[in-house]
Molecule: transfer RNA
Organism: Candidatus Omnitrophota bacterium
Order: sequence, then C1' cells, then structure tokens
RNA sequence: GGGCGAUUAGCUCAGUUGGUUGGAGCGCUGCCCUCACAUGGCAGAGGUCACUGGUUCGAGUCCAGUAUCGCCCA
Repeated sequence: GGGCGAUUAGCUCAGUUGGUUGGAGCGCUGCCCUCACAUGGCAGAGGUCACUGGUUCGAGUCCAGUAUCGCCCA
C1' cells in the first nucleotide's frame, strides 16, 4: 500500500425484508427478605446504535467517506 471483517448500555452480545417504544445476560441503584451477609423476589437508572454525510415518507439496518481494532496479501 491492497483486500476482508467488526464497531449497539459499564462488560459480553442479539436485533428478521428498512416500518412506528432500541433489547438480553452480567453488572449498578433502591425496596422486600435476613440479627447481618449471600442467595432469592420486585422496581428503576443507564444509549448521539463509532463519527460525518447521502438515499428514503421512514435508517441500528441501505450507500459513500473518516476513525479505531482484528485477520490476510504484498
């Protein structure tokens, strides 16, 4: 330098043919339970879907560019 893949909650990851509220597990906070802790139960907070632009009535999803990471080629 070239090619491919990934980027969604603090972490690990889903997300269907683009369609009306953005999710799960773990973690975090509060309450219940306990003498207390753990386990368990209930509720809650937490998101610029990496960034910038484009297409569309509508984008996490499609297109282009940029950034970071990984793999391969040279």